[in-house]
């Protein structure tokens, strides 16, 4: 120079004119008046975790759902994040190193399921072949090779034997014991035991941990009108034989539960920026300086002019952490390959 890998950050820029939200200030005056001044994102989106917060509900315990599963650390928490253990795969001649990746407790409790295909898919069994024997095509012995399958009763050499087999015996795997190293997972030794019978738990289920419900329309202060209750007055009817009380009308006080409505929750908070300090990181800490949308039918827009590499994906609504999904183009270190050139 190129390609490639994983991470950060940016994601159209200037100015003019008109508008919209919201805060503060101004008056020759309350005018949707005038001036300053803030105004979407790295994902606001999916609403999938998970705490905060906010009302309701809880003696205590069990049972039942539903989620979670190597070790440690991180945080408020997490199914996130960081480091490490271990199984897979895949680069590499290989020790060993390097990437990815795993729902990565348990199959020594019990049930289920294992398609075709095969002789047999689980406490069995023998198609074909090996061998012996005789009545030559049968009866036994065997599981070594072959065949079928994703998968077939530990693997490799060697000895045994009619022929075979952990039947024996070395190495590996497998399991149990002890020692040592590690905070743990797990790892190295040594020594037993032929090995004591496949896989499947995002299959029932066993352990073991955690988990009340509903959510800013949550909830909280105020509160017009109109029902209602209660008391005053006022003059006139109606029912009663008449009078009076009582009820009905009207007006005025007060009380009142709460709709419209107004305020609140409501944006300064696990907040951001920069630098030290401690940790291998994730984070932690501490200095110092910054305020950075609050709407409620719901603002963040429109033109116009200039450049450029011609502008993706997409918009708040109770605030935050993660996680996953979209996403043109760009800038910036870092690592790993070729190539050429000093």
């Nucleotide at each position: 120079c190129a390609g490639g890998c994983a991470g950060a950050c940016c994601g159209g820029a200037u100015g003019g004119c008109c508008g919209c939200c919201g805060g503060c200030g101004u008056c020759g005056a309350u005018g949707c008046a005038c001036g300053c001044u803030g105004g979407a994102g790295g994902a606001a989106a999916g609403u999938c975790c998970g705490g905060g917060c906010u009302c309701c509900g809880c003696a205590g315990g069990a049972c039942a759902u539903g989620g979670c599963g190597c070790c440690g650390g991180g945080u408020a928490a997490u199914c996130c994040c960081c480091g490490g253990a271990g199984g897979c795969a895949c680069c590499g001649c290989a020790a060993c190193g390097g990437u990815g990746u795993c729902a990565u407790a348990g199959a020594g409790a019990g049930u289920g399921c294992c398609g075709c295909a095969g002789a047999a898919a689980a406490c069995a069994u023998a198609c074909c072949g090996c061998c012996a024997g005789c009545g030559u095509g049968c009866u036994g012995g065997u599981a070594a090779g072959g065949g079928u399958g994703a998968a077939a009763a530990g693997g490799u050499g060697g000895g045994g034997u009619a022929a075979g087999a952990g039947c024996c015996c070395a190495c590996c795997g497998c399991u149990c014991c002890u020692u040592c190293g590690g905070c743990g997972a797990c790892g190295a030794a040594g020594g037993g035991g032929g090995c004591a019978u496949g896989g499947u738990a995002a299959a029932c289920c066993u352990c073991g941990c955690c988990a009340g419900g509903a959510g800013c329309a949550a909830g909280g202060u105020c509160g017009a009108g109109c029902a209602g209750c209660a008391g005053c007055u006022g003059g006139g009817u109606u029912g009663u034989c008449c009078g009076c009380c009582c009820g009905a009308c009207a007006g005025c006080u007060g009380c009142g539960g709460g709709u419209a409505g107004a305020c609140u929750g409501c944006u300064c908070g696990a907040g951001g920026a920069u630098g030290c300090c401690g940790g291998u990181a994730a984070c932690g800490g501490u200095a110092u300086c910054c305020c950075c949308a609050g709407a409620u039918a719901g603002a963040u827009g429109g033109u116009c002019a200039u450049c450029c590499g011609a502008g993706a994906c997409a918009g708040a609504a109770c605030g935050c952490g993660g996680c996953u999904u979209a996403c043109a183009g760009g800038u910036c270190g870092g690592c790993c390959u070729u190539u050429u050139u000093u």
The prediction has a mean pLDDT of 75. This is a predicted structure of a 342-nucleotide RNA (Bacterial RNase P class A) from a Sediminispirochaetaceae bacterium. Of the family's consensus pairs, 92% are formed in the model. The organism belongs to Sediminispirochaetaceae, within Bacteria. RNAcentral holds the sequence, with entries from ENA. Its Rfam family is "Bacterial RNase P class A". It is annotated as a ribozyme.